Overview
c-di-AMP riboswitch aptamer (ydaO/yuaA leader) from Nonomuraea polychroma, 143 nucleotides, folded computationally.
[in-house]
RNA sequence: GGCGUCCGGCCGCCUAAUCCGCGCCUCGCGGAGCCGGGGACCCAACCUUUGGGGUGAAUCGCACGCCAGCCCAGGCUGCGUGCGUAGGGCACUUCCACGCCCGAACCCGUCAGCUAACCCGGUAGGCGGUAUGGAAGCAAGGA
Numbered sequence: 001g002g003c004g005u006c007c008g009g010c011c012g013c014c015u016a017a018u019c020c021g022c023g024c025c026u027c028g029c030g031g032a033g034c035c036g037g038g039g040a041c042c043c044a045a046c047c048u049u050u051g052g053g054g055u056g057a058a059u060c061g062c063a064c065g066c067c068a069g070c071c072c073a074g075g076c077u078g079c080g081u082g083c084g085u086a087g088g089g090c091a092c093u094u095c096c097a098c099g100c101c102c103g104a105a106c107c108c109g110u111c112a113g114c115u116a117a118c119c120c121g122g123u124a125g126g127c128g129g130u131a132u133g134g135a136a137g138c139a140a141g142g143a
Base pairs, nucleotide, nucleotide: 010129011128012127013126014125018032019031020030021029022028023027033123034122035121036120037119038118043113051111052108053107054106055105060084061083062082063081064080065079066078068077069076070075087102088101089100090099092137093136094135095134096133097132
């Protein structure tokens, strides 16, 4: 001097997932903020085993492989892999250009359109460490 790992602080990113107060204090309770679900008239819909529905950006397509069902061919469904894709994210906000990344997972349980009043619930988890350029807006600081 470089690389990697661990701990703490600070600053950020995805996300609703932050802040405050109290207490028997590393846990519990309450509140605010933010988020989600249920729920009339009217409107909409004409659906309901081919079940249906919810959170979320996370939908959809093609090819190949495997298992199961069908007499065969073939096709359909499920799973896996690959390539795409609706859509989503990337250090103030927006637009343009460039680049990188995600495109999952889970839940309800035969049941739910919208929906005022009203009712119910969530507030977890996972990452990063000088952040690409131009324009406009705005903010802070300095003189």